[in-house]
RNA sequence: AAAGAAGGUUUCUAGGGUUCCGAUGUGAAAACAUGACAGGUCCGAGAGAGACGAGCUACUAAGAAUUUGAAGAAAAAUAGUAGCUACACGGAGGGAGAAAAGCCCGGGAGGA
Numbered sequence: 001a002a003a004g005a006a007g008g009u010u011u012c013u014a015g016g017g018u019u020c021c022g023a024u025g026u027g028a029a030a031a032c033a034u035g036a037c038a039g040g041u042c043c044g045a046g047a048g049a050g051a052c053g054a055g056c057u058a059c060u061a062a063g064a065a066u067u068u069g070a071a072g073a074a075a076a077a078u079a080g081u082a083g084c085u086a087c088a089c090g091g092a093g094g095g096a097g098a099a100a101a102g103c104c105c106g107g108g109a110g111g112a
Base pairs, nucleotide, nucleotide: 008052009051010050011049012048015043016042020040021039022037023034024033025032026031054085055084056083057082058081059080060079061078066075067074068073087107089110093105094104095103
């Protein structure tokens, strides 16, 4: 200097705004306005949490089949058990949709 890997799904939360519901105000009603309206629906974390599954390592299992070998045996596959899956500061700007955001661009730019 370059390349690869550091992983997936789902539920919830921090957080977010205002389509719908509700609330408040106006109104005879229909309806209109308001998210510095507590809430429900809704969106929602790489660096938040849980669950499931995946991967890697080790051991165990059965007897036949697959490959190598003269054989012992080894390799791969199947199932089970145990362990591991680390670290992570981060703009501005733009995008989606009703709108916004710790969502997406993005483990980005940049920094250490």

A computed fold for a 112-nucleotide RNA from Geminocystis sp. GBBB08, annotated as Guanidine-I riboswitch aptamer. It matches the Rfam family "Guanidine-I riboswitch aptamer". Rfam 15.1 lists 1,509 matches to the family in 1,281 species. It was read from a public genome assembly, where an Rfam model found it. Its mean pLDDT, the model's own confidence on a scale to 100, is 77.